RNA sequence: GCCCCCUUCGUCUAGUGGCCCAGGACGUCGGGUUCUCAGCCCGAAAACAGGGGUUCGACUCCCCUAGGGGGUACCA
Numbered sequence: 001g002c003c004c005c006c007u008u009c010g011u012c013u014a015g016u017g018g019c020c021c022a023g024g025a026c027g028u029c030g031g032g033u034u035c036u037c038a039g040c041c042c043g044a045a046a047a048c049a050g051g052g053g054u055u056c057g058a059c060u061c062c063c064c065u066a067g068g069g070g071g072u073a074c075c076a
Stems, first nucleotide, its partner, number of pairs: 001072007010026004018056001028044006049065005
């Protein structure tokens, strides 16, 4: 240089065009239970890497960019 893959709450993840103004677990915060803590129960906040395109409709498909991972070639 070329090719391929990945990027979603703080963390790990679900999602394959409409059922998602995005669900779950852990963590965090608030409340309940308890003599206290832990545990358990209830509730809350919290994310689609950025831009553009296709489409009636995009987390999802396409392109560019950024970051990460892998493969391959050259560099003498």
The prediction has a mean pLDDT of 84. Transfer RNA from an uncultured Planctomycetales bacterium, 76 nucleotides, folded computationally. Rfam family: tRNA. Rfam links the family to the GO term triplet codon-amino acid adaptor activity. By type it is a transfer RNA.